[in-house]
A computed fold for a 111-nucleotide RNA from Crenobacter luteus, annotated as Glycine riboswitch aptamer. It matches the Rfam family "Glycine riboswitch aptamer". Its family is annotated with glycine biosynthetic process in the Gene Ontology. Lineage of the source: Bacteria > Pseudomonadota > Betaproteobacteria > Neisseriales > Crenobacter.
RNA sequence: UCCGCCAACUCUGGAGAGCGGCGCUUCGAGCGCCCACCGAAGGGGCUAACGGACGACGCUCGCUCGAGCGGCGCGCCGGAAAAUCUCAGGUGACGGGACAGAGGGGUGUGU
Numbered sequence: 001u002c003c004g005c006c007a008a009c010u011c012u013g014g015a016g017a018g019c020g021g022c023g024c025u026u027c028g029a030g031c032g033c034c035c036a037c038c039g040a041a042g043g044g045g046c047u048a049a050c051g052g053a054c055g056a057c058g059c060u061c062g063c064u065c066g067a068g069c070g071g072c073g074c075g076c077c078g079g080a081a082a083a084u085c086u087c088a089g090g091u092g093a094c095g096g097g098a099c100a101g102a103g104g105g106g107u108g109u110g111u
Stems, first nucleotide, its partner, number of pairs: 002110001003108004009103005018035001020034005036091003042087001043085002050078003054073002057070005
């Protein structure tokens, strides 16, 4: 110098879904309740690959105890997501916003 990976911070881009109903009201798309709807803050659950335990079986070593290896198991434990749920959040604009790019910083048995 280049390359890989990464938290904060800065800049840029960044979707979806109600002009719903009733009541209150400082008459504001504010608040409460109800209905409908959205998924891309956060959160929950599932399972795939995979990992682990256990089990019986086979093979190898070993006198025994045992050790190693192999595949198997509608079973057990763990296990991701932008898929799933819709608790939270949201359904004019603003804001928020997963994620992405750049800056910036850090890091590495890399070059």